Molecule: SAM riboswitch aptamer (S box leader)
RNA sequence: UCCUUAUAAAGAGUGACGGAGGGACAGGCCCUGUGAAGUCCGGCAACCUGCAAGAUCUGCAAGGUGCCAAUUCCCACAGCGUAACCGCUGAAAGAUAAGGU
Numbered sequence: 001u002c003c004u005u006a007u008a009a010a011g012a013g014u015g016a017c018g019g020a021g022g023g024a025c026a027g028g029c030c031c032u033g034u035g036a037a038g039u040c041c042g043g044c045a046a047c048c049u050g051c052a053a054g055a056u057c058u059g060c061a062a063g064g065u066g067c068c069a070a071u072u073c074c075c076a077c078a079g080c081g082u083a084a085c086c087g088c089u090g091a092a093a094g095a096u097a098a099g100g101u
Base pairs, nucleotide, nucleotide: 002100003099004098005097006096007095013041015040016039017038021031022030023029027074028073042068043067044066047064048063049061050060051059052058072093077090078089079088080087081086
């Protein structure tokens, strides 16, 4: 890099440094000097892992990851409903984990 499987409406700071961007991509709509990204600390969660007789279940822990505006912020493709606005479902794409290559 690619492949497979699983997951997503919950949860997470009135902190320090930092200084203008950020929310993957097009469009939209937002966040941001009442301080963005990033770093540190803090926190959340529990996929892998460990422990328990410990087994496709359960509980506890938190070593490896991950995450901490908005449903994965919405949408982009297809289908269904609607006069329309719009609503619902499923894909695709992306994200994370575990395994494989």